[in-house]
RNA sequence: CGGUGAGGUAGAGGCGCGGAAUUUAUCAGUAUGAAGCAGGAGUCUGGACGGCUGUGAUUGCUUCUGAAAGGGAAUUCUGCCGAAGCAGGGUUAUCCAUCCAGGAUACCUUAGCUGGGGCUGUAUUUAAGAGAUGCAGCACUGUCACUCUGUUUGAUUUGGAGUGGAGGACUACUUACCUG
Numbered sequence: 001c002g003g004u005g006a007g008g009u010a011g012a013g014g015c016g017c018g019g020a021a022u023u024u025a026u027c028a029g030u031a032u033g034a035a036g037c038a039g040g041a042g043u044c045u046g047g048a049c050g051g052c053u054g055u056g057a058u059u060g061c062u063u064c065u066g067a068a069a070g071g072g073a074a075u076u077c078u079g080c081c082g083a084a085g086c087a088g089g090g091u092u093a094u095c096c097a098u099c100c101a102g103g104a105u106a107c108c109u110u111a112g113c114u115g116g117g118g119c120u121g122u123a124u125u126u127a128a129g130a131g132a133u134g135c136a137g138c139a140c141u142g143u144c145a146c147u148c149u150g151u152u153u154g155a156u157u158u159g160g161a162g163u164g165g166a167g168g169a170c171u172a173c174u175u176a177c178c179u180g
Stems, first nucleotide, its partner, number of pairs: 002178004007174005014081001016080009033064006042052003045101004084114003088110003092106005115141002118138008143165008
């Protein structure tokens, strides 16, 4: 000098990715509660148990009262650049009154996919045409490789264009081992 190593440290992409707090629109004149009328036997996610119920349940209409959670936006603080997200499997915990089932949320783990944000369409979710997620397409952008071209005495030094790949990547420094 070169090679191998998911070695180590530090960085870059930009409407960049998460978390927390405060405020706020929506949720919604909804749920709940009360009164009246109608109605006449069941009802509470399924089963068991249990609760309410002819002193009128579930339900429907009218009037009065009247939320909250989740998700969204803004500001501030903060952790970061597989940041983070998603699907599947497994464990644990909590909630739906107890148990089983089912559902929801959170943590951990496994190995798989996605470089990043945007727009459009579609499906799911949701109160929602908001947002999120999956899939597909479209350009944009960062990075590396190759090709062409300009600049440069020359050198991918630097600029532009095209094609393609992926984050176990890329850049800088450094390190263990090996060859010369």
Lysine riboswitch aptamer from Evansella clarkii, 180 nucleotides, folded computationally. The sequence was found by an Rfam model in a public genome assembly. Its mean pLDDT, the model's own confidence on a scale to 100, is 79. Rfam family: Lysine riboswitch aptamer. About the family: Riboswitches are metabolite binding domains within certain messenger RNAs that serve as precision sensors for their corresponding targets. Allosteric rearrangement of mRNA structure is mediated by ligand binding, and this results in modulation of gene expression. This family includes riboswitches that sense lysine in a number of genes involved in lysine metabolism, including lysC.